[in-house]
Predicted 3D model of a 352-nucleotide part of an RNA (large-subunit ribosomal RNA, domain IV) from Xylanimicrobium pachnodae JCM 13526 = NBRC 107786. The source organism's lineage runs through Bacteria, Actinomycetes, Promicromonosporaceae, Xylanimonas and Xylanimonas pachnodae.
Context: one part of a larger RNA
RNA sequence: AUCGUGGUUAAGGAACUCGGCAAAAUGCCCCCGUAACUUCGGGAGAAGGGGGGCCCGAACCGUUCAACCCCUCGCGGGUGAAGGCGGGGAAGGCCGCAGAGACCAGGGAGAAGCGACUGUUUACUAAAAACACAGGUCCGUGCGAAGUCGCAAGACGAUGUAUACGGACUGACGCCUGCCCGGUGCUGGAAGGUUAAGAGGACGGGUCAACUUCGGUGAAGCCCAGAAUUUAAGCCCCAGUAAACGGCGGUGGUAACUAUAACCAUCCUAAGGUAGCGAAAUUCCUUGUCGGGUAAGUUCCGACCUGCACGAAUGGCGUAACGACUUCUCCGCUGUCUCAACCGCGAACUCG
Numbered sequence: 001a002u003c004g005u006g007g008u009u010a011a012g013g014a015a016c017u018c019g020g021c022a023a024a025a026u027g028c029c030c031c032c033g034u035a036a037c038u039u040c041g042g043g044a045g046a047a048g049g050g051g052g053g054c055c056c057g058a059a060c061c062g063u064u065c066a067a068c069c070c071c072u073c074g075c076g077g078g079u080g081a082a083g084g085c086g087g088g089g090a091a092g093g094c095c096g097c098a099g100a101g102a103c104c105a106g107g108g109a110g111a112a113g114c115g116a117c118u119g120u121u122u123a124c125u126a127a128a129a130a131c132a133c134a135g136g137u138c139c140g141u142g143c144g145a146a147g148u149c150g151c152a153a154g155a156c157g158a159u160g161u162a163u164a165c166g167g168a169c170u171g172a173c174g175c176c177u178g179c180c181c182g183g184u185g186c187u188g189g190a191a192g193g194u195u196a197a198g199a200g201g202a203c204g205g206g207u208c209a210a211c212u213u214c215g216g217u218g219a220a221g222c223c224c225a226g227a228a229u230u231u232a233a234g235c236c237c238c239a240g241u242a243a244a245c246g247g248c249g250g251u252g253g254u255a256a257c258u259a260u261a262a263c264c265a266u267c268c269u270a271a272g273g274u275a276g277c278g279a280a281a282u283u284c285c286u287u288g289u290c291g292g293g294u295a296a297g298u299u300c301c302g303a304c305c306u307g308c309a310c311g312a313a314u315g316g317c318g319u320a321a322c323g324a325c326u327u328c329u330c331c332g333c334u335g336u337c338u339c340a341a342c343c344g345c346g347a348a349c350u351c352g
Stems, first nucleotide, its partner, number of pairs: 002347008011338002015336001020333001028052005037042001039172001053094003060087005067079004071074001095099001107331007114323002119131002135170007147156003173318004178248003183245002185241005192236003198230002204224004210217002249267005276310001277307001288304005
């Protein structure tokens, strides 16, 4: 000189770093005091202050009791001095650097995103914004229910009965949830078209008795092949249905500065994105532009809207409370740093 672990540090105090990671600081009890916001419960231990050991011990309070008063005359009720006991702690005093004297023992505030919340999860790299959730909606199911398991018997559902059960989506609460049924799906319809096996058996063919002009014709039977006709669901078709899967335009012109276009025209479509939000967990160009905060801000907050490519239960926008979530800022605090030093313990290492 190195590593691990613990401790202290002048001045500064996040200048460190992706980021205050780590450390420091706060910490208990009593009293005072406590904002925005809010679903009126909260927020809240908000924040921010003061006190705390030991000795003495006033006021005051409780209890006991003399005496007195009352009555329903009792082991009754009421008031209650002095004293005793208990509580209570004003005022005063004592000691130390320090009195929650060690250990133990919240850092706080402001703003934004996401998820309402308490919960759950990748046993062994992820605890979250993921899952769940109460609430909402749709679909199925009338009971030997639907659904699930089983070849079946049978069982679960359920010793339940539509305020029930199963499935799907959404996810507290508040305000809301627009347009499109052309495609796909589902539900309903049954006139027509198409359509299987089956039924049907025309026509044709093979064989052959018989007949024959010897070329052929050819009954019945057996056999091969088989048309018309008849016939279900399905599909075509006709409707309905989007909290079903999903979808929700382009071009040109126009106002007395310019710019822009309330307005007009035109093409296409099933219909052309409504409310709300918007450089966003979504914005490529982009560190957009403006404002705020900083001496200086690719992050952050507030706006704007030109939304490459938000948008309404694949929910939209808000939202108190909550969060070992994510982002930004401030106060306190510090060896994170400027910049390193020293001390203890353990190791490595050196010597014996």